The RNA shown here (c-di-GMP-I-GGC riboswitch aptamer) has 78 nucleotides and comes from an Armatimonadota bacterium. Rfam family: c-di-GMP-I-GGC riboswitch aptamer. Its family is annotated with cyclic-di-GMP binding in the Gene Ontology. Taxonomically the source falls in Armatimonadota (Bacteria, Bacillati). The sequence was found by an Rfam model in a public genome assembly. Its mean pLDDT, the model's own confidence on a scale to 100, is 88.
[in-house]
RNA sequence: ACCGACAAGGGCAAACCCAUCGCGAGGUGGGGGCGCAAAACCACGGAGCUCCUUCGGGAGCCGGCCGGGUUACCGAAG
Numbered sequence: 001a002c003c004g005a006c007a008a009g010g011g012c013a014a015a016c017c018c019a020u021c022g023c024g025a026g027g028u029g030g031g032g033g034c035g036c037a038a039a040a041c042c043a044c045g046g047a048g049c050u051c052c053u054u055c056g057g058g059a060g061c062c063g064g065c066c067g068g069g070u071u072a073c074c075g076a077a078g
Base pairs, nucleotide, nucleotide: 002078003075004074011036012035016031017030018029019028020027021026034064040070041069042068044067045066046065048061049060050059051058052057
């Protein structure tokens, strides 16, 4: 360095429920806990989704769909 253990200490938080914002996809806060070794950060490429459309496209959402970039805790085996 790769790698990732029924390791230690911690971390995040799906569905669902409540509140709230948004036309919507969805966001935020609280509860919750299916899972996660980058489930940390960046909408850069693709997929998916929403709204609008003069059907050419435009404006958005999504990082817990796949790539890419950046950074990082711990240390068994190999």